[in-house]
RNA sequence: UUUUUUUAAAGGCAAACUUCCCGAAAGGGCAGGACGCAAAGCGAUGGGCCUAAGAAUGUGAGACUAUCCAUUCAUGGUCGCCAGGCUGCCAAU
Numbered sequence: 001u002u003u004u005u006u007u008a009a010a011g012g013c014a015a016a017c018u019u020c021c022c023g024a025a026a027g028g029g030c031a032g033g034a035c036g037c038a039a040a041g042c043g044a045u046g047g048g049c050c051u052a053a054g055a056a057u058g059u060g061a062g063a064c065u066a067u068c069c070a071u072u073c074a075u076g077g078u079c080g081c082c083a084g085g086c087u088g089c090c091a092a093u
Stems, first nucleotide, its partner, number of pairs: 006092001012037002017032002020029003035080001041086002045083003048078003054073005060068002
């Protein structure tokens, strides 16, 4: 210096919930707060999951080119769901 594994400490992150803000929503941001986390650091590539603004569809409703309803779809999210990718702190072995 590199790789692998394990454990404790320093230090780090921060679920639920709450205030405010952004967003159609899911969700995100700030602050508080800690359930947890050894990559809970970065990043939506694949799968899963969440949402459906908008679009499409309909022997649907309707006042029949309006509008409403139902279904489907991510181009919206989630890396604290999983896999894979990139990077990385301290100590010991």

The RNA shown here (c-di-GMP-I riboswitch aptamer) has 93 nucleotides and comes from Paenibacillus sp. FSL H7-0357. The same sequence occurs in records of 2 taxa. The coordinates come from a structure-prediction model, not an experiment, and the mean pLDDT is 80. Taxonomically the source falls in Paenibacillus (Bacteria, Bacillota, Bacilli, Caryophanales).